[in-house]
RNA sequence: GCGGAUAUAGUUCAUCGGUAGAAUGCGACCUUCCCAAGGUUGAGAGGCGAGUUCGAUUCUCGUUAUCCGCU
Numbered sequence: 001g002c003g004g005a006u007a008u009a010g011u012u013c014a015u016c017g018g019u020a021g022a023a024u025g026c027g028a029c030c031u032u033c034c035c036a037a038g039g040u041u042g043a044g045a046g047g048c049g050a051g052u053u054c055g056a057u058u059c060u061c062g063u064u065a066u067c068c069g070c071u
Base pairs, nucleotide, nucleotide: 001070002069003068004067005066006065007064010024011023012022013021018054026042027041028040029039030038047063048062049061050060051059
């Protein structure tokens, strides 16, 4: 330099254009003499910038970062 893949909650992963979910972690409460365990509930996320569309995490382009391959 060229090609490909990936980027979503603190962490690990879902989500084939129509309210972004789960596990784990975190806060509150309940249960318990205490701890652990369990139960209820709450907060928390689309790398960035444009385009297409009534509507974009999803499609297109650019860009950034990481990983793999080629040279």
This is a predicted structure of a 71-nucleotide RNA (transfer RNA) from a Lachnospiraceae bacterium. The same sequence occurs in records of 2 taxa. The RNAcentral record of the sequence draws on ENA and MGnify. The coordinates come from a structure-prediction model, not an experiment, and the mean pLDDT is 83. It matches the Rfam family "tRNA".